[in-house]
RNA sequence: CGAGUGAGUUAAACGACCGCCUGCGGUUAUUUUUUCCGCGGGAGGAAAGUCCGGACUCCGCAGAGCAAAAUGCCGGGUAACGCCCGGGCGCCGUGAGGCGACGGAAAGUGCCACAGAAAACAAACCGCCAUCGUCUGAAAAGGCGGCGGCAAGGGUGAAAUGGUGCGGUAAGAGCGCACCGCACGAGCGGUAACGCCCGUGGCAGGGUAAACCCCAUUUGGAGCAAGGCCAAACAGGAACUAUGGCGCGGCUCGCGUCGUUUCGGGUAGGCCGCAAGAGGGUGUCGGUAACGGUACUCCCAGAUAAAUGGUCGUUCUUGACAGAAUCCGGCUUAUAGACUUUCUCGCCAC
RNA sequence: GGGGUCGUAGCUCAGCUGGUAGAGCGCAGCGUUCGCAUCGCUGAGGUCAGGGGUUCGACUCCCCUCGGCUCCA
Numbered sequence: 001c002g003a004g005u006g007a008g009u010u011a012a013a014c015g016a017c018c019g020c021c022u023g024c025g026g027u028u029a030u031u032u033u034u035u036c037c038g039c040g041g042g043a044g045g046a047a048a049g050u051c052c053g054g055a056c057u058c059c060g061c062a063g064a065g066c067a068a069a070a071u072g073c074c075g076g077g078u079a080a081c082g083c084c085c086g087g088g089c090g091c092c093g094u095g096a097g098g099c100g101a102c103g104g105a106a107a108g109u110g111c112c113a114c115a116g117a118a119a120a121c122a123a124a125c126c127g128c129c130a131u132c133g134u135c136u137g138a139a140a141a142g143g144c145g146g147c148g149g150c151a152a153g154g155g156u157g158a159a160a161u162g163g164u165g166c167g168g169u170a171a172g173a174g175c176g177c178a179c180c181g182c183a184c185g186a187g188c189g190g191u192a193a194c195g196c197c198c199g200u201g202g203c204a205g206g207g208u209a210a211a212c213c214c215c216a217u218u219u220g221g222a223g224c225a226a227g228g229c230c231a232a233a234c235a236g237g238a239a240c241u242a243u244g245g246c247g248c249g250g251c252u253c254g255c256g257u258c259g260u261u262u263c264g265g266g267u268a269g270g271c272c273g274c275a276a277g278a279g280g281g282u283g284u285c286g287g288u289a290a291c292g293g294u295a296c297u298c299c300c301a302g303a304u305a306a307a308u309g310g311u312c313g314u315u316c317u318u319g320a321c322a323g324a325a326u327c328c329g330g331c332u333u334a335u336a337g338a339c340u341u342u343c344u345c346g347c348c349a350c
Numbered sequence: 351g352g353g354g355u356c357g358u359a360g361c362u363c364a365g366c367u368g369g370u371a372g373a374g375c376g377c378a379g380c381g382u383u384c385g386c387a388u389c390g391c392u393g394a395g396g397u398c399a400g401g402g403g404u405u406c407g408a409c410u411c412c413c414c415u416c417g418g419c420u421c422c423a
C1' cells in the first nucleotide's frame, strides 16, 4: 500500500421565528380536557415481525393424570428464555475467523420413486474360478451345457454390508498381517462435554427421527380491546334444575358454586391501569467473558383520531431503513454513508 | 393493539403420513352447420405467494419474509 476479519459508535449539524402533544406552578372562569403566562420533556436502533421469555391482570386455588407442544453436546450467566458467554466436537477458510435443529437408527414400526441381480429376512445381471459331460482341435486352448465356489472387477443408483497395501488362494474373501477407521475395556487429564494413551476384538454392520417414536427437561389458560371504577344503557328472547348446568379455552378426575348463572341482544362517554423502571450515565471491585456487587449522579414521550411539523439562514460528504400505543429482556428481518479499533494474509521498501 | 386462518392455471377449487401437479369453467385450433350457438376431438397455459434449510428428492416437513380474510372492547 492492497485485500480481508472480528468488535464498537453514529444515524447530518448549528441558530432564529411560528405551531402541535404533555408534566409542574401561577392566572382566568359558574364548571370542564376553558383562556393566557413561565419553567421542563417530546420516537428508534430497529419504535417493525409478534417468533421466544418474563412482569402485570383476570379465570375461587394455580391441583393430579393423560393428551398436546417446545427444547436437545458440556459448564456458566439471567427474573426467565428457544437468548447470551466460555469450552468441546464436526464442517468451511492459506489465515484472522466463520457456520452448525449438535440426544438416540445394536427398543420397536414405517418409508427409500425410477434404475438396478439385489434397497435390508440380502442377493448374483455381466463376470472370475474349480470340477463333470460334450463338441472342435495334433496339442495348447476354446465353445456349449450341468453341479458348485466367489464378491475382487464391471454395470445401476442419492445410497450396495469398513479403507489402503502386502501375503494368501483354484478364483476370491478380515481368510491372515501392518497402518487407518470402528466397537468394548482399563489408566491418565478435565467440574463436564471430551481428549490422550494402552490393551482386546476381525467388525457388530445402509440412509431417514425438520417420519412415527424412545429418552431427558420444561409448559395450567387467556391476554392491557387483560382488568377495576363512574356514568349511560339493559326492548323482546333462549339454555339448565343436581346421574344436571356453570366455572378451567383438548379430555378425565378432583375442587368450588347453584341463580349476584350462562348464551344472545343493547350501550360505545370518562377516569384508573399508564410510566421511577429486572431504568440510564460515570467511577470502582470480582469474573477469561456473559454478568454481578458497590458509590455518586440523572428523571428521560405518554397520545386516544391519536402530538415531532413548517419557514428562513449557515456549513458539509446532500442524508438509508423507518414513526411509540401496557412495559421490559432477547431473537429475526430492513438499513445510505461516516468514524474508531483488534487481528490476519499478500506485495514493496528499509 | 392482540388472537386465528389462508395463498396451487385467467376464475373456482382438488392434490399435503415426501417420488416428474390435476378437475370444472374459460382460451386457441380442427370438425359438424349456409352461418352462429350447442356438441365432438386436440392443444396451450403453473416462479405451487417469495427466500433459505432438512432430504437422494419438497406443493407437501421446518424457519424467515410478503399479502389477503376473519374474530376480540
Base pairs, nucleotide, nucleotide: 001346002345003344004343006341007340008339009338010337012315013314014313015312016311017310018309020042021041022040023039024038025037026036044321048332049331051330052329053328054327055326056223057222058221059220063253064252065251066250068219069218070217071216072215073087074086075085076084077083088102089100090099091098092097103214104213108212109211110208111207112206125154126153127150128149129148131146132145133144134143135142136141162180163179164178165177166176167175181203182201183200184199185198187196188195189194227272228271229270230269237263238262239261240259244258245257246256247255279298280297281296282295283294284293285292286291316319351422352421353420354419355418356417357416360375361374362373363372369406377393378392379391380390381389399415400414401413402412403411